About this RNA: Small-subunit ribosomal RNA from an uncultured bacterium, 1397 nucleotides, folded computationally.

RNA sequence: AGAGUUUGAUCCUGGCUCAGGAUGAACCUUAGCGGCAGGCUUAACACAUGCAAGUCGAGGGGCAGCAGCGAGGAGUAGCAAUACACUUCGGCUGGCGACCGGCGCAAGGGUGCGUAACGCGUGAGCAACAUGCCCGUAUCAGGGACAUAACCGGUGGAAACGCCGCCUAAUUUCCCAUAACAUGUGAAGAGGCAUCUCUUUAUAUUGAAAGAUUCGUCGGAUACGGAUUGGUUCGCGUGAUAUUAGCUAGUUGGUGAGGUAACGGCUCACCAAGGCGACGAUAUCUAGGGGUUCUGAGAGGAAGGUCCCCCACAUUGGAACUGAGACACGGUCCAAACUCCUACGGGAGGCAGCAGUGAGGAAUAUUGGUCAAUGGUCGGAAGACUGAACCAGCCAUGCCGCGUGAAGGAUUAAGGCCCUAUGGGUCGUAAACUUCUUUUGUACGGGAGCAAUAAGGCAUACGAGUAUGCCGAUGAGAGUACCGUACGAAUAAGCAUCGGCUAACUCCGUGCCAGCAGCCGCGGUAAUACGGAGGAUGCAAGCGUUAUCCGGAUUUAUUGGGUUUAAAGGGUGCGCAGGCGGCUUUUUAAGUCAGUGGUUAAAUCGUGACGCUCAACGUCAUCACGCCAUUGAUACUGGAGAGCUUGAUUGCGGUCGAGGUUUGCGGAAUUCGUUGUGUAGCGGUGAAAUGCAUAGAUAUGACGAAGAACACCGAUUGCGUAGGCAGCAGACCAGGCCGUAAAUGACGCUCAUGCACGAAAGUGCGGGGAUCAAACAGGAUUAGAUACCCUGGUAGUCCGCACAGUAAACGAUGAUAACUAACCGUUGGCGAUAUACAGUCAGUGGCUAAGCGAAAGCGAUAAGUUAUCCACCUGGGGAGUACGUUCGCAAGAAUGAAACUCAAAGGAAUUGACGGGGGCCCGCACAAGCGGAGGAACAUGUGGUUUAAUUCGAUGAUACGCGAGGAACCUUACCCGGGCUCGAACGGCUGGUGAAGAGAUCCAGAGAUGGUGACGUCCGCAAGGACACCAGUCGAGGUGCUGCAUGGUUGUCGUCAGCUCGUGCCGUGAGGUGUCGGCUUAAGUGCCAUAACGAGCGCAACCCUUUUCCGUAGUUACCAUCAUUCAGUUGGGGACUCUACGGACACUGCCAUCGUAAGAUGUGAGGAAGGAUGGGAUGACGUCAAAUCAGCACGGCCCUUACGUCCGGGGCGACACACGUGUUACAAUGGGCAGGACAGCAAGGAUCGAGGCGGUGACGCUGAGGGAAUCUCCAAACCUGCUCCCAGUUCGGAUCGGAGUCUGCAACCCGACUCCGUGAAGCUGGAUUCGCUAGUAAUCGCGCAUCAGCCAUGGCGCGGUGAAUACGUUCCCGGGCCUUGCACACAAGGCCCGUCA
Repeated sequence: AGAGUUUGAUCCUGGCUCAGGAUGAACCUUAGCGGCAGGCUUAACACAUGCAAGUCGAGGGGCAGCAGCGAGGAGUAGCAAUACACUUCGGCUGGCGACCGGCGCAAGGGUGCGUAACGCGUGAGCAACAUGCCCGUAUCAGGGACAUAACCGGUGGAAACGCCGCCUAAUUUCCCAUAACAUGUGAAGAGGCAUCUCUUUAUAUUGAAAGAUUCGUCGGAUACGGAUUGGUUCGCGUGAUAUUAGCUAGUUGGUGAGGUAACGGCUCACCAAGGCGACGAUAUCUAGGGGUUCUGAGAGGAAGGUCCCCCACAUUGGAACUGAGACACGGUCCAAACUCCUACGGGAGGCAGCAGUGAGGAAUAUUGGUCAAUGGUCGGAAGACUGAACCAGCCAUGCCGCGUGAAGGAUUAAGGCCCUAUGGGUCGUAAACUUCUUUUGUACGGGAGCAAUAAGGCAUACGAGUAUGCCGAUGAGAGUACCGUACGAAUAAGCAUCGGCUAACUCCGUGCCAGCAGCCGCGGUAAUACGGAGGAUGCAAGCGUUAUCCGGAUUUAUUGGGUUUAAAGGGUGCGCAGGCGGCUUUUUAAGUCAGUGGUUAAAUCGUGACGCUCAACGUCAUCACGCCAUUGAUACUGGAGAGCUUGAUUGCGGUCGAGGUUUGCGGAAUUCGUUGUGUAGCGGUGAAAUGCAUAGAUAUGACGAAGAACACCGAUUGCGUAGGCAGCAGACCAGGCCGUAAAUGACGCUCAUGCACGAAAGUGCGGGGAUCAAACAGGAUUAGAUACCCUGGUAGUCCGCACAGUAAACGAUGAUAACUAACCGUUGGCGAUAUACAGUCAGUGGCUAAGCGAAAGCGAUAAGUUAUCCACCUGGGGAGUACGUUCGCAAGAAUGAAACUCAAAGGAAUUGACGGGGGCCCGCACAAGCGGAGGAACAUGUGGUUUAAUUCGAUGAUACGCGAGGAACCUUACCCGGGCUCGAACGGCUGGUGAAGAGAUCCAGAGAUGGUGACGUCCGCAAGGACACCAGUCGAGGUGCUGCAUGGUUGUCGUCAGCUCGUGCCGUGAGGUGUCGGCUUAAGUGCCAUAACGAGCGCAACCCUUUUCCGUAGUUACCAUCAUUCAGUUGGGGACUCUACGGACACUGCCAUCGUAAGAUGUGAGGAAGGAUGGGAUGACGUCAAAUCAGCACGGCCCUUACGUCCGGGGCGACACACGUGUUACAAUGGGCAGGACAGCAAGGAUCGAGGCGGUGACGCUGAGGGAAUCUCCAAACCUGCUCCCAGUUCGGAUCGGAGUCUGCAACCCGACUCCGUGAAGCUGGAUUCGCUAGUAAUCGCGCAUCAGCCAUGGCGCGGUGAAUACGUUCCCGGGCCUUGCACACAAGGCCCGUCA
């Protein structure tokens, strides 16, 4: 000192949360010791039991008990004296229960109910007071008297407790005397602070006393003084709520009296009518206050436990008595509640003293010891009493200290955990082991300080007595602290955390489950966030959680915030109080500043030193804010006085305006009425209908009526405080501005409460009512339409009077004053006349410097820089709601919460995506055309259904003749059944057997397989080797899952023109610029411009092919010339075609026009080809968690006599149905028959197969040639001729019957083809939809791959014939660029509102 969290990202505003410190704490878990401190925060709830206030015999009468003494009696022992024990008497002595008396009990101790108060704190006052005990000074103590308790006698009551009678004492009580003193009055003097005080003097009145004694002394009375303690008064300070605004009758004051220690309405009588209050009275709620404590940099905020001071209280409420002091915690009386005793008549009690009990509660200790010390009361003292106090006990409740060992020690062991796993890492020098130490612990021994003194003695000092020194009893704690010796690492570590904030990471389990979480958030099969483990981090006898306070939070902002848009400027003006206030000067000294004095208790805090072994803790010294007093200073502020003119106002002279009120007038329009013309519609809408109209509308002419509003001018105009103000004229009223400088002389600014004004709608009463028009009605629209649209229409809209008092009442920007660069307009004045021009004052606009701002923006009309005053804000929702109050006729307005809930809500800007926003552009996108699909039958794929199985995948575009370029077995992954388990294949090792073998043959079986076992006998001398089989073992195998763990590959946007980077620049930043703009292009293609300059991936080009030419080469290709032949067949040719290789050509190069250029245009030229010649390959950054784990590869998970593998059979071919893609058709541009032509790409040895023969045919037999420019396969549409004549046909060919051919172990499920027969639907196809812009569509056939054969009508190629149309870009779809809006960012299949569950 900050951090996390709003967003895709950014800046800001703003809340929430965290890290720190603290506690009288509690809870979970763990626990070795000591020192110091602390310990009912809740029920001021109720209390059993014990203790907490007594003491004095040196005040008294006495003598119950105890002890002693004396006397007497009788007893035991003894000769006796005497001793011992018992008993009676004597207050004689020590003492002493109860009693009288004195002092104390008002202190100490406890608690915080009450109290918002002179209660507390602080500082003053008392000339308005008291003060026991203590100190000092002075004086006095003479005489007398009356009672009463105890005791005794009697008596009541259960008890508590009394009652009656007699006697008696005192330091009890009373009377007299005395009086320095007190009180009253008079006089003189002095002083002060208003009432007054003091000194002297005269006089009047009343008021004192107590004795005891050990003879040392202790007491008594009066007065004055001191000290201490108290009482009382005042200034200042000391909570919340205004949704509490008025309170007050002893109330405020006066006179007099009473009362008090004393002042005072403290009380009373009379008189006056005051007193308090927005500077917050009164009321309500809460609360003891302070020193201090915690926190904080401080200012502050919070708290008031322990310790100290003050206050208040003692079961609750009230009252007084005694006393120096109380209205009294362990006193009295009364009342009340509660508890207890009771003989029922009546009594007793008060732990908020110390322990302790119950209760309450998350929670707080022993019914301990001692008066040794300190202190208190009594006493002359000894001493007594003292739950004050000092100690001990319990509790990790806190703070502080110590320990649980130290050094060495590596095969870095075993084990755990992890990994890329033959190995490495980590726990970890950790352990073991060696050496050392002994705090703590255990045992034994020693052993404090706290103790000073009392009585008494000695000595010294002076002054009878006191002080000092020496001696001299006394220790609860405690045999404790401490010290010594011995022993031995021995007796001693946990808790929390490890996703970010926040130090610390992996594995396993779990699978939006279980759970975690302070905030953000984790968990849906690879979780560093859950649970466990290993490891790590933090703190440590503790650790974590919870609660609370401060901090961080400048998030209430005095220090130190804001208000255009984030929350926040009052709708506007006037203005009392209040706050603030121009220049000069004199004075004052209140504020202010400085010095000094007083006070600020102690403890605490800070600083320094010292003492406990250190520290905590303690001791000593020293320090402060504040308040009061006093002395001084006088710049500033304030008070008082005198002046000034610049602020303000007035006068005078001009000027301006939709400024206000009121009266009158005007024309246009609208509607209505009357009337004329005129005829069938009008009106209205996107389109209609309701409505009006033949009873004459609409339209049009004339006349008339009514009410409301004022076109053009008109504007970034003007005026007004705001709301607002617009035809013209008059009257009245008000204002601004300018000029002038005559007057006043600070008269000013702002303004809570208050008063006034205040759009529209609304309300009341009375008018008015043309238009328009809530409500309402009807017609439409629509799924509905209580709306938008249309036809009507009432309040209202207008006027007068009164109310209401709100608006996005906005510049979302309070008022006033001053200062701070320019430029361009405009309104009113001045400037001699001018709307000239420069200037100037006052307005009203634009754009910008500085500056400000989160940015957008503001910028002399500030949101800049300053000053003053007012208003308002403090997260979102709940809510401008509820309650209360005020106002209002009402509607409603004003004021204005809380519970609860969320972690955001919000502002500005950025990049995208999106829009039934805009601009520009493109594409068979539409349009213009041609041909199809959708209807039929069949083929094929898919869905669905079915099934033992119908294996799996692909599913909008981008699945569906797709993976599959070919399922009868195989394939095959599916189903049924039968087998195998080193396994169907392969590798390593060990052992055995055997040459190897395609192990023949035969038997069983559906087959796999099992059995049989003919033939055969490798190399090497041997050991052994190669190979094969068997047994075992280590690796297997899986088309099982996850394409959302992946690689690779692919589809799509899209062959769309885009996607980025470096440096620079701009911006706080996200980002922007570049890549935008203009032109151009198929193109981010290029040119120009330009805070950008360059570059990369894409585009284009390079590659293949097609079209032309040239060169080289001519065999199997070709054949013009020559020869030859049935035939380029042969000789020959190298020209042509063609083939193969290598070149050329095309580049807007030339011309014209347009254009700056790039480029465009043209029937241009030339050229085989012209503006990319056509086609192909080539697919940027990325998007769709797109597709594929079943092509392959691969992480993880799963199966292992099975989810592996072999075999037989079945299935993938099922079939009410739906969809996609195709084929064939529906016919005459055709079908059939006959005849006749012309290709190219390719393929061929388990093959292509000429030719010949047979068959109607599929095909069969035979077979030349050909591994091929040589041989083979080789067209159809087309042309010519004949026939059919519009029909379910000589169209169409499905389906079915029969007979065959071929392939193949095998055509039943389930092949293709042929022949004969049969001859279904179908007559051009609804909504809708697909392809195609030229050698294209359409149409015709041919070839190939796969392949034994083929379900191929599919796919990939090839050539033949060969069109139509494109005006154009409004619309549909998709895309690109720019721009705009946005509350979207999973991005419109978004977001979001309401209702229901």
Model confidence (mean pLDDT): 83 of 100.